[in-house]
Record summary: Two RNAs folded together computationally: RNase P RNA and transfer RNA, 412 nucleotides in total. Its mean pLDDT, the model's own confidence on a scale to 100, is 76. It holds a member of the Rfam family "Bacterial RNase P class A". The family's RNA type in Rfam is ribozyme. Rfam describes the family as follows. Ribonuclease P (RNase P) is a ubiquitous endoribonuclease, found in archaea, bacteria and eukarya as well as chloroplasts and mitochondria.
RNA sequence: UGAGUAAGUCAGGCAGUCGCGGGCAUUGUAAGAUGCGUGAGGAAAGUCCGGGCUCCACAGAGCAAGGGUGCCGGUUAACGGCCGGUGGAGGUGACUCCAAGGAUAGUGCAACAGAAAAUAAACGCCGAAGCAAUUUGGUAAGUGUGGAAAUGUGAGGUAAGAGCUCACAGGGAAGAUGGUAACUGAAUUCCCGUGUAAACCCCACUCGGAGCAACAUCGACUGUGCAACUAAGCCUGCUCGGCACUGCACGAACGAUGGCAUGAACAGUCGGGUAACCGACUGUCACAGAUAGAUGACUGUCAGAUACAGAACCCGGCUUAUAGACUUGCUCCUAUU
RNA sequence: GGUGUCAUAGCCAAGUGGUAAGGCAAGGGACUGCAACUCCCUGACUCCCCAGUUCAAAUCUGGGUGACACCUCCA
Numbered sequence: 001u002g003a004g005u006a007a008g009u010c011a012g013g014c015a016g017u018c019g020c021g022g023g024c025a026u027u028g029u030a031a032g033a034u035g036c037g038u039g040a041g042g043a044a045a046g047u048c049c050g051g052g053c054u055c056c057a058c059a060g061a062g063c064a065a066g067g068g069u070g071c072c073g074g075u076u077a078a079c080g081g082c083c084g085g086u087g088g089a090g091g092u093g094a095c096u097c098c099a100a101g102g103a104u105a106g107u108g109c110a111a112c113a114g115a116a117a118a119u120a121a122a123c124g125c126c127g128a129a130g131c132a133a134u135u136u137g138g139u140a141a142g143u144g145u146g147g148a149a150a151u152g153u154g155a156g157g158u159a160a161g162a163g164c165u166c167a168c169a170g171g172g173a174a175g176a177u178g179g180u181a182a183c184u185g186a187a188u189u190c191c192c193g194u195g196u197a198a199a200c201c202c203c204a205c206u207c208g209g210a211g212c213a214a215c216a217u218c219g220a221c222u223g224u225g226c227a228a229c230u231a232a233g234c235c236u237g238c239u240c241g242g243c244a245c246u247g248c249a250c251g252a253a254c255g256a257u258g259g260c261a262u263g264a265a266c267a268g269u270c271g272g273g274u275a276a277c278c279g280a281c282u283g284u285c286a287c288a289g290a291u292a293g294a295u296g297a298c299u300g301u302c303a304g305a306u307a308c309a310g311a312a313c314c315c316g317g318c319u320u321a322u323a324g325a326c327u328u329g330c331u332c333c334u335a336u337u
Numbered sequence: 338g339g340u341g342u343c344a345u346a347g348c349c350a351a352g353u354g355g356u357a358a359g360g361c362a363a364g365g366g367a368c369u370g371c372a373a374c375u376c377c378c379u380g381a382c383u384c385c386c387c388a389g390u391u392c393a394a395a396u397c398u399g400g401g402u403g404a405c406a407c408c409u410c411c412a
């Protein structure tokens, strides 16, 4: 210098003019007016997970059903997140990626092709019977199909063959040692049929349901039910009955207010931890908040350009979209010293 | 704002792991003097898109895009 890799930051700045939401102050009977300072994001998005909060169900807990998660340890309010490790895969490397329990619990499936797709005999090879056609038995070395064919190579062995035996390699079981664990895997022993669990299933852990358009309070109107009761209203002059009135309870719709902005909050310093994260102290909150829903437009300048995109109860994550600029660590190649 | 469902030929639509039924429409042919009716034949190669699991994906899993429906309010 080039190529790359990992982590992270910013997301136009400044000035002027006009305008919008909500807050505070002053003024005003009120409507309002004036002034001050303030007003979107890293994803506010998708709504994919987890939690707070609220109501419903439940004495409390468990079983079943159904859903979810799935190497180990840690972290957290919780998680399918994050951190560290193990194993596997990719890369020369820095480094990156993995839904990664069980196929030896059981069941199912493996189209077409092929003899056969899992208790292998079609051809071939060998033995016996037979003149022969053929029959019967043994055999997984060879043929060919397929994504996958019974562990591979060599030697011995045999009627022909075969882990039948041996050597090496591969694999399974068991397991010394080390490690909290996943895992590692020495000596020994065995030769035991493939794949699929993002098929049913088994094992372990875990989950009650609904969602702020939840829900709570108030108001007037209206409806339903119950009660009371009277001769004090109306139908009706009387009786019965009904309506209205009165009291209580409840429901729906409507309107208003709350829920709704102090929170697992943010910033700084110090300490613990490899890290995620945790703790202590100090400081800040005038760090958006509506209910048809504000956060915008124009001009100048900075060389030029301005991505994806707009809060609606609130948080922790994940995923997806994203112009451009910048910082730091590390790797490889080339050149030079 | 919240919740749910769906996407297969021009249209409707079956298919829930083994290479995509059927109907209408369209095109060609037969029949007919010419037509209609009827009969025969024809088309999916990106099953909305991108990844993954699997020997194999329209189907199973994850992500994305689009459409529709339900629960408010305003006019």
Stems, first nucleotide, its partner, number of pairs: 002332009012302007020039002023036005041308001045319002048317005053211004066207005071085005086100001087098004101202002106200002108196003122143002124139006151169006171190002178183001215258005222251006233243003265284008338408007347361003355392001363379005385401005